C1' cells in the first nucleotide's frame, strides 16, 4: 500500500412588486439546481437517491380458541386466511435543450435563445407551510486486521 471489517462526521437550493376580501399560488419581473459518470466541468447525456404505487418475505399488535389463575389485574401455549402497523429485498411509475463558436476530444466550456421541477394545505406553489430535528445517493475522517 491492497481486500475485508468497525466506528464517527457531513450529506438542497431558492423572492420582490401589483391587483384583490383574501394570492410570496394569479399577473409581472427575478432566484434556485441532490448524488455518481461521462477523453472536458451537465437541473434538461447514462445511471442512481428521495416521493407514489403493487406484490412477496419477516417480526409486533388486535382478534380467536385452550390452560392456569381469578375481586381487579394478569400469565403461558396455538393459530388457515383476513385486519392494523413496521421493516427488507424486487418491479412499476417518476420533469425538462436546441443552434452556433473553440478544440483531438464539450447536448458538460464560451455565446444565444429555451425548456423543467413530486405529494398534502392554502386564492390555483420548484419558491410558503406540512411528513422532514425524517430519508438519502454518496463524501470525508479515524481505527482494526490476516496474508
Nucleotide at each position: 500500500g491492497c481486500a475485508g471489517u468497525u466506528c464517527u462526521u457531513c450529506g438542497g437550493g431558492g423572492u420582490c412588486a401589483g391587483u384583490g376580501a383574501a394570492a410570496u399560488u394569479c399577473u409581472g419581473a427575478a432566484c434556485c439546481g441532490g448524488c455518481g459518470g461521462u477523453u472536458a466541468a451537465a437541473g434538461u447525456c447514462c445511471g442512481c437517491g428521495a416521493c407514489c404505487c403493487g406484490a412477496c418475505u419477516g417480526a409486533g399488535g388486535a382478534c380467536a380458541u385452550c390452560g392456569c389463575a381469578g375481586c381487579c389485574a394478569g400469565c403461558g401455549g396455538u393459530g388457515a386466511a383476513g385486519c392494523c402497523c413496521c421493516a427488507g429485498g424486487c418491479g412499476g411509475u417518476u420533469g425538462a435543450a436546441u443552434c452556433g463558436g473553440u478544440g483531438a476530444a464539450a447536448u458538460u466550456c464560451c455565446g444565444a435563445u429555451a425548456c423543467c421541477g413530486a405529494c398534502g394545505g392554502u386564492a390555483a406553489a420548484g419558491u410558503c407551510c406540512g411528513g422532514a430535528u425524517g430519508g438519502g445517493a454518496g463524501a470525508a475522517g479515524a481505527g482494526c486486521u490476516a496474508g